[in-house]
Context: one part of a larger RNA
RNA sequence: CGCAGGAAAUUUGAAGAGAUUAAUCCUUAGUACGAGAGGACCAGGAUUAACGUGCCGCUGGUGUGCCAGUUGUUCCGCCAGGAGCAUCGCUGGGUAGCUACGCACGGGAAGGAUAAGCGCUGAAUGCAUCUAAGUGCCAAGCCCCCUCUGAGAUAAGAUUUCCCUUUGGCCUUGUGCCAUCUAAAGGCUCGUUCAAGACUAGGACGUUGAUAGGCUGGACGUGAAAGUACCGCGAGGUAUUAAGCUAACCAGUACUAAUUAGCCGUGAGG
Repeated sequence: CGCAGGAAAUUUGAAGAGAUUAAUCCUUAGUACGAGAGGACCAGGAUUAACGUGCCGCUGGUGUGCCAGUUGUUCCGCCAGGAGCAUCGCUGGGUAGCUACGCACGGGAAGGAUAAGCGCUGAAUGCAUCUAAGUGCCAAGCCCCCUCUGAGAUAAGAUUUCCCUUUGGCCUUGUGCCAUCUAAAGGCUCGUUCAAGACUAGGACGUUGAUAGGCUGGACGUGAAAGUACCGCGAGGUAUUAAGCUAACCAGUACUAAUUAGCCGUGAGG
RNA backbone atom coordinates (compact mmCIF):
# COMPACT_ATOMS: atom_id res chain seq x y z
C1' C A 1 0.00 0.00 0.00
C1' G A 2 -3.84 -3.57 -0.99
C1' C A 3 -8.14 -6.63 0.72
C1' A A 4 -14.43 -0.58 -1.57
C1' G A 5 -16.24 2.75 5.72
C1' G A 6 -13.14 2.36 10.24
C1' A A 7 -11.82 -0.95 14.44
C1' A A 8 -11.14 -5.17 18.12
C1' A A 9 -11.29 -10.32 18.85
C1' U A 10 -12.07 -15.42 17.42
C1' U A 11 -11.33 -18.49 13.34
C1' U A 12 -11.64 -21.73 8.26
C1' G A 13 -7.53 -23.92 5.76
C1' A A 14 -5.55 -23.33 -0.26
C1' A A 15 -0.52 -24.17 0.23
C1' G A 16 4.17 -25.20 2.54
C1' A A 17 7.51 -27.41 6.23
C1' G A 18 8.55 -31.25 9.87
C1' A A 19 7.96 -36.08 11.75
C1' U A 20 6.87 -40.93 10.16
C1' U A 21 14.20 -44.60 12.66
C1' A A 22 16.65 -48.94 14.41
C1' A A 23 18.26 -52.85 17.51
C1' U A 24 18.07 -56.46 21.42
C1' C A 25 15.36 -59.71 24.61
C1' C A 26 10.97 -62.78 26.14
C1' U A 27 6.52 -65.84 24.77
C1' U A 28 4.69 -68.71 20.77
C1' A A 29 8.82 -72.79 20.58
C1' G A 30 13.61 -75.74 21.00
C1' U A 31 7.58 -76.03 17.89
C1' A A 32 7.24 -76.28 12.03
C1' C A 33 11.49 -77.86 9.08
C1' G A 34 15.90 -80.98 9.32
C1' A A 35 19.47 -87.53 9.65
C1' G A 36 21.84 -84.19 12.74
C1' A A 37 24.04 -79.63 13.41
C1' G A 38 20.91 -76.07 13.66
C1' G A 39 16.43 -73.48 13.69
C1' A A 40 11.88 -70.22 11.86
C1' C A 41 7.36 -67.55 9.30
C1' C A 42 2.90 -65.61 11.55
C1' A A 43 1.21 -63.40 16.22
C1' G A 44 1.84 -61.01 21.11
C1' G A 45 4.84 -58.44 24.85
C1' A A 46 9.11 -55.81 27.03
C1' U A 47 13.50 -52.90 26.91
C1' U A 48 17.18 -49.92 24.82
C1' A A 49 19.98 -46.76 21.33
C1' A A 50 20.23 -42.54 18.32
C1' C A 51 17.11 -38.50 16.96
C1' G A 52 13.38 -34.79 18.18
C1' U A 53 10.29 -31.60 21.58
C1' G A 54 9.62 -29.58 26.32
C1' C A 55 11.13 -28.82 31.47
C1' C A 56 14.42 -27.79 36.10
C1' G A 57 10.67 -31.11 41.11
C1' C A 58 15.19 -34.89 41.62
C1' U A 59 20.89 -35.81 40.46
C1' G A 60 24.75 -32.67 38.82
C1' G A 61 27.31 -28.25 36.19
C1' U A 62 27.82 -22.96 36.07
C1' G A 63 26.63 -19.27 39.24
C1' U A 64 33.02 -12.68 38.52
C1' G A 65 27.12 -7.88 42.96
C1' C A 66 25.64 -14.57 48.18
C1' C A 67 28.13 -16.81 52.78
C1' A A 68 32.48 -18.61 55.12
C1' G A 69 37.85 -19.87 55.75
C1' U A 70 42.77 -18.36 54.59
C1' U A 71 48.13 -16.35 52.46
C1' G A 72 51.14 -11.94 51.16
C1' U A 73 51.07 -6.78 51.10
C1' U A 74 49.20 -1.43 51.34
C1' C A 75 45.86 1.65 53.87
C1' C A 76 41.87 3.14 57.56
C1' G A 77 46.77 6.56 63.86
C1' C A 78 47.39 1.67 67.10
C1' C A 79 44.43 -2.97 69.18
C1' A A 80 40.13 -5.06 67.51
C1' G A 81 37.35 -4.85 63.11
C1' G A 82 37.58 -3.86 58.00
C1' A A 83 38.77 -2.14 52.76
C1' G A 84 42.00 -2.32 48.12
C1' C A 85 45.39 -5.48 45.03
C1' A A 86 47.26 -10.30 43.93
C1' U A 87 43.35 -15.25 37.81
C1' C A 88 36.74 -13.88 41.38
C1' G A 89 44.21 -13.89 45.07
C1' C A 90 43.38 -18.99 46.61
C1' U A 91 40.01 -22.59 48.98
C1' G A 92 35.00 -24.85 50.70
C1' G A 93 29.90 -24.35 49.66
C1' G A 94 25.82 -22.03 46.92
C1' U A 95 19.94 -18.78 45.36
C1' A A 96 17.64 -17.42 40.74
C1' G A 97 18.49 -18.01 35.68
C1' C A 98 20.72 -20.96 31.88
C1' U A 99 21.63 -25.99 31.45
C1' A A 100 22.87 -32.16 30.76
C1' C A 101 25.26 -35.94 32.71
C1' G A 102 18.96 -35.15 34.95
C1' C A 103 13.36 -35.71 34.11
C1' A A 104 8.95 -36.26 30.96
C1' C A 105 6.98 -37.18 26.23
C1' G A 106 7.09 -38.61 20.68
C1' G A 107 7.65 -41.57 16.13
C1' G A 108 0.32 -45.46 17.45
C1' A A 109 -3.78 -47.61 15.10
C1' A A 110 -7.20 -47.45 11.28
C1' G A 111 -8.28 -45.90 6.22
C1' G A 112 -7.58 -44.73 0.55
C1' A A 113 -5.00 -45.46 -4.18
C1' U A 114 -0.90 -48.25 -5.80
C1' A A 115 4.56 -50.80 -7.22
C1' A A 116 6.82 -55.48 -8.00
C1' G A 117 4.05 -59.74 -7.13
C1' C A 118 -0.34 -63.15 -6.35
C1' G A 119 -5.33 -63.73 -8.18
C1' C A 120 -10.97 -64.06 -10.09
C1' U A 121 -13.93 -63.99 -14.33
C1' G A 122 -12.63 -63.70 -19.52
C1' A A 123 -12.24 -63.26 -24.96
C1' A A 124 -9.19 -61.93 -29.18
C1' U A 125 -7.36 -67.67 -30.44
C1' G A 126 -14.59 -72.91 -29.29
C1' C A 127 -8.72 -74.83 -25.61
C1' A A 128 -5.48 -71.94 -22.65
C1' U A 129 -4.43 -67.04 -20.73
C1' C A 130 -4.30 -62.00 -14.13
C1' U A 131 -6.15 -58.11 -19.24
C1' A A 132 -7.94 -56.68 -23.98
C1' A A 133 -13.73 -54.98 -21.33
C1' G A 134 -14.56 -55.95 -15.96
C1' U A 135 -12.91 -57.07 -10.80
C1' G A 136 -9.85 -58.40 -5.96
C1' C A 137 -5.35 -58.79 -2.55
C1' C A 138 -0.68 -56.60 -1.42
C1' A A 139 4.92 -52.39 0.88
C1' A A 140 9.10 -49.18 5.88
C1' G A 141 7.23 -46.20 -0.17
C1' C A 142 2.46 -42.21 -2.01
C1' C A 143 -2.18 -39.77 0.09
C1' C A 144 -4.70 -39.24 4.68
C1' C A 145 -3.94 -39.31 9.89
C1' C A 146 -0.01 -36.32 13.76
C1' U A 147 2.91 -31.32 14.74
C1' C A 148 4.04 -26.29 13.07
C1' U A 149 3.44 -21.93 9.68
C1' G A 150 -0.45 -20.20 7.06
C1' A A 151 -6.17 -15.29 3.72
C1' G A 152 -0.61 -10.63 -0.21
C1' A A 153 -4.90 -17.89 -0.78
C1' U A 154 -4.77 -10.27 -5.27
C1' A A 155 -9.92 -16.17 -5.87
C1' A A 156 -7.05 -11.18 -0.47
C1' G A 157 -12.37 -15.98 2.87
C1' A A 158 -15.82 -16.59 7.58
C1' U A 159 -18.07 -15.29 12.50
C1' U A 160 -19.01 -12.03 16.74
C1' U A 161 -18.79 -7.30 18.75
C1' C A 162 -17.72 -1.86 18.81
C1' C A 163 -17.80 3.29 16.33
C1' C A 164 -19.09 7.59 13.37
C1' U A 165 -25.69 10.60 11.09
C1' U A 166 -23.95 19.36 12.63
C1' U A 167 -25.49 23.63 10.06
C1' G A 168 -25.49 26.78 5.76
C1' G A 169 -24.42 28.06 0.62
C1' C A 170 -23.38 26.88 -4.82
C1' C A 171 -25.04 24.53 -8.79
C1' U A 172 -23.05 20.85 -13.28
C1' U A 173 -27.65 16.76 -8.45
C1' G A 174 -22.27 14.23 -7.65
C1' U A 175 -18.80 9.17 -3.41
C1' G A 176 -19.70 16.85 -5.77
C1' C A 177 -17.39 21.76 -4.11
C1' C A 178 -16.92 25.75 -0.30
C1' A A 179 -17.54 27.50 4.67
C1' U A 180 -18.76 25.99 9.66
C1' C A 181 -19.26 22.50 13.61
C1' U A 182 -17.63 17.80 15.28
C1' A A 183 -12.81 14.40 16.39
C1' A A 184 -15.87 8.38 17.70
C1' A A 185 -14.51 3.09 18.28
C1' G A 186 -9.66 2.20 18.26
C1' G A 187 -4.43 2.85 17.61
C1' C A 188 0.31 5.24 18.23
C1' U A 189 3.82 8.30 20.78
C1' C A 190 5.66 8.59 25.96
C1' G A 191 6.75 6.18 30.73
C1' U A 192 7.47 1.61 34.64
C1' U A 193 8.87 -3.06 32.75
C1' C A 194 8.99 -8.81 31.47
C1' A A 195 9.98 -16.12 32.42
C1' A A 196 9.63 -11.36 25.41
C1' G A 197 13.92 -9.63 23.08
C1' A A 198 20.25 -8.21 18.59
C1' C A 199 17.17 -3.95 16.80
C1' U A 200 12.28 -4.17 15.83
C1' A A 201 8.35 -7.07 17.34
C1' G A 202 5.31 -9.50 21.47
C1' G A 203 3.20 -9.54 26.80
C1' A A 204 1.98 -6.81 31.66
C1' C A 205 1.09 -2.08 33.80
C1' G A 206 0.52 3.50 33.90
C1' U A 207 -2.59 6.44 40.38
C1' U A 208 -9.87 3.75 39.37
C1' G A 209 -2.18 1.46 39.98
C1' A A 210 1.38 -3.85 42.70
C1' U A 211 4.67 -2.50 36.44
C1' A A 212 9.79 -1.92 38.38
C1' G A 213 12.80 -0.18 42.49
C1' G A 214 12.74 0.50 47.84
C1' C A 215 10.88 -1.32 52.57
C1' U A 216 8.69 -5.42 55.63
C1' G A 217 7.99 -10.67 56.18
C1' G A 218 9.28 -15.44 54.26
C1' A A 219 12.08 -19.03 51.40
C1' C A 220 16.96 -20.54 49.84
C1' G A 221 22.24 -20.34 50.88
C1' U A 222 26.29 -20.01 54.25
C1' G A 223 27.27 -22.06 58.95
C1' A A 224 27.53 -20.04 65.04
C1' A A 225 28.67 -12.40 63.20
C1' A A 226 30.28 -8.08 65.88
C1' G A 227 30.51 -6.50 70.82
C1' U A 228 30.70 -8.03 75.80
C1' A A 229 31.59 -11.55 79.78
C1' C A 230 34.17 -15.82 81.57
C1' C A 231 38.31 -19.64 81.15
C1' G A 232 43.54 -20.13 79.56
C1' C A 233 50.64 -17.51 80.51
C1' G A 234 49.39 -17.90 75.37
C1' A A 235 47.89 -19.53 70.38
C1' G A 236 42.82 -19.93 71.46
C1' G A 237 38.11 -21.80 73.72
C1' U A 238 33.05 -21.24 75.86
C1' A A 239 28.37 -18.40 76.59
C1' U A 240 25.21 -14.74 74.63
C1' U A 241 23.77 -17.83 69.43
C1' A A 242 21.08 -22.38 64.95
C1' A A 243 23.86 -16.43 65.46
C1' G A 244 24.88 -12.78 61.80
C1' C A 245 24.75 -11.84 56.76
C1' U A 246 22.02 -13.24 52.49
C1' A A 247 21.81 -11.67 44.36
C1' A A 248 18.30 -12.65 40.47
C1' C A 249 13.14 -16.33 44.32
C1' C A 250 7.68 -15.89 46.84
C1' A A 251 4.26 -12.57 49.03
C1' G A 252 2.61 -7.97 51.25
C1' U A 253 3.03 -2.67 51.28
C1' A A 254 2.00 3.33 47.18
C1' C A 255 7.59 5.24 50.14
C1' U A 256 9.97 6.43 44.83
C1' A A 257 9.08 6.32 39.52
C1' A A 258 5.00 5.08 35.76
C1' U A 259 3.06 12.99 35.67
C1' U A 260 0.77 16.30 32.60
C1' A A 261 -0.16 15.34 27.81
C1' G A 262 0.38 15.02 22.32
C1' C A 263 -0.61 12.71 17.52
C1' C A 264 -3.27 9.56 14.08
C1' G A 265 -8.00 7.94 13.02
C1' U A 266 -14.00 11.24 11.01
C1' G A 267 -19.26 12.39 9.96
C1' A A 268 -22.92 6.03 7.41
C1' G A 269 -19.25 4.34 3.30
C1' G A 270 -19.04 3.45 -5.50
Predicted 3D model of a 270-nucleotide part of an RNA (large-subunit ribosomal RNA, domain VI) from Pontiella sp. Its mean pLDDT, the model's own confidence on a scale to 100, is 87. The RNAcentral record of the full RNA draws on ENA.